Small-subunit ribosomal RNA, 3' major domain from an uncultured bacterium, 469 nucleotides, folded computationally.

Context: one part of a larger RNA
RNA sequence: UGACGGGGGCCCGCACAAGCAGUGGAUUAUGUGGUUUAAUUCGAAGCAACGCGAAGAACCUUACCAGGUCUUGACAUCUCCUGCAUAACCUAGAGAUAGGUGAAGUCCUUCGGGACAGGAUGACAGGUGGUGCAUGGUUGUCGUCAGCUCGUGUCGUGAGAUGUUGGGUUAAGUCCCGCAACGAGCGCAACCCUUGCCAUUAGUUGCUACGCGAGAGCACUCUAAUGGGACCGCUACCGACAAGGUGGAGGAAGGUGGGGAUGACGUCAAAUCAUCAUGCCCCUUAUGACCUGGGCUACACACGUAAUACAAUGGCCAUCAACAGAGGGUCGCAAUACCGUGAGGUGGAGCCAAUCCCUAAAAAUGGUCUCAGUUCGGAUCGCAGGCUGCAACCCGCCUGCGUGAAGCUGGAAUUGCUAGUAAUCGCGGAUCAGCAUGCCGCGGUGAAUACGUUCCCGGGCCUUGUACA
Numbered sequence: 001u002g003a004c005g006g007g008g009g010c011c012c013g014c015a016c017a018a019g020c021a022g023u024g025g026a027u028u029a030u031g032u033g034g035u036u037u038a039a040u041u042c043g044a045a046g047c048a049a050c051g052c053g054a055a056g057a058a059c060c061u062u063a064c065c066a067g068g069u070c071u072u073g074a075c076a077u078c079u080c081c082u083g084c085a086u087a088a089c090c091u092a093g094a095g096a097u098a099g100g101u102g103a104a105g106u107c108c109u110u111c112g113g114g115a116c117a118g119g120a121u122g123a124c125a126g127g128u129g130g131u132g133c134a135u136g137g138u139u140g141u142c143g144u145c146a147g148c149u150c151g152u153g154u155c156g157u158g159a160g161a162u163g164u165u166g167g168g169u170u171a172a173g174u175c176c177c178g179c180a181a182c183g184a185g186c187g188c189a190a191c192c193c194u195u196g197c198c199a200u201u202a203g204u205u206g207c208u209a210c211g212c213g214a215g216a217g218c219a220c221u222c223u224a225a226u227g228g229g230a231c232c233g234c235u236a237c238c239g240a241c242a243a244g245g246u247g248g249a250g251g252a253a254g255g256u257g258g259g260g261a262u263g264a265c266g267u268c269a270a271a272u273c274a275u276c277a278u279g280c281c282c283c284u285u286a287u288g289a290c291c292u293g294g295g296c297u298a299c300a301c302a303c304g305u306a307a308u309a310c311a312a313u314g315g316c317c318a319u320c321a322a323c324a325g326a327g328g329g330u331c332g333c334a335a336u337a338c339c340g341u342g343a344g345g346u347g348g349a350g351c352c353a354a355u356c357c358c359u360a361a362a363a364a365u366g367g368u369c370u371c372a373g374u375u376c377g378g379a380u381c382g383c384a385g386g387c388u389g390c391a392a393c394c395c396g397c398c399u400g401c402g403u404g405a406a407g408c409u410g411g412a413a414u415u416g417c418u419a420g421u422a423a424u425c426g427c428g429g430a431u432c433a434g435c436a437u438g439c440c441g442c443g444g445u446g447a448a449u450a451c452g453u454u455c456c457c458g459g460g461c462c463u464u465g466u467a468c469a
Stems, first nucleotide, its partner, number of pairs: 001469002003466003007463007015453002019417005026308008034299002042053002064294007073124001077123002079120005088101005106115003126283002129281003135277002137272003140268001142266001147186006153162003166177003192260004197228007206218003231254001234248005310410001314369006327358003332351002337346003376407001381402007423445007
């Protein structure tokens, strides 16, 4: 100087407390461990691994296993030689491949050749093989915590100190005052995006002072560009006459208005050699490459994360064209109509989109059920179908009929959340032929509680002890 303390002081955070809803019990989905297996490819491991890489494993993907094959190679450059570049068909085979039939006769050209294909030779290719403890790059975490440093000066033999400590204050090393310090940098804040109010400008596909259409218009809604608006600015009090704080007025909004992006010096030899790049090591008729089939989907069990429930604030039936936002759409979204109980099918208007389409549910109104393993719950299984796709056996999703399991609110323990939040309800998108209870977004309905900082956890500053570095 740090680090540590079941030392002290001050302060903060959904950290506790006050509340609401959960997890831990049930079934299912999914990830992991373990076990099994020819293989169940690999990585991730307290917080910060475990619906994680994977924004989607039937083949492919695929890296794993079995079998069948290739050896200058599936991919690249160079040298030499040849040329019918590229289809199509037949036979054998699981296919990769092997053999055969064979028409047309390509593109550029400086006429040398080149593109492209086949063959030979070796230089080489290739490796999702190892090492993240050799690395770059990227990322997590402490933590959006308020810290981390430098120049000059001063003090100290020196390591170092000072500044950065102190008195106040703040979300903040934020600001004020003081001070052997005076300044500065990276962080904080602001500048950026979005949302909430107003004005101006601009109106098509949007809107309408309307019975409807046309016409007309841009007042309103909206769209999208510019500007205004909030600054403790005004006011009362507190404060040191400061910084600032508490209340009030006005205001759409009040003290950072809400949300996002933004992550200092560093820590964890943290993660990643399987995104990529890369040193070294290793393989080279194989640890490379191709194909078929299988596996990644196994199942006594254990854990994590979710979905659905256990019901009456509910289930079911009917009525009410009830009411969104944000996205997507030409290899696409698909209306009206018809067929089917339904998944879906037929058909195809319109739309390259403020034009057309995908497109709401909870809610509301009425009826029924009357507390039961039920008109709760829907697992599991049987049968019959639909869709995608060469192909749904291993191993997809959906529908109808039947079947109707566990489950009556969950031990110790433990998680999230402070407002348009929690809870609850549906909708969209990426990936994608098909497949979503996951992920990322969107809106609808819409709470309770916070006395307070003694305690638990984490963090910041000062101080003290130490046999630790």
Source information
Its Rfam family is "Bacterial small subunit ribosomal RNA". Its family is annotated with structural constituent of ribosome and ribosome in the Gene Ontology. Model confidence (mean pLDDT): 82 of 100.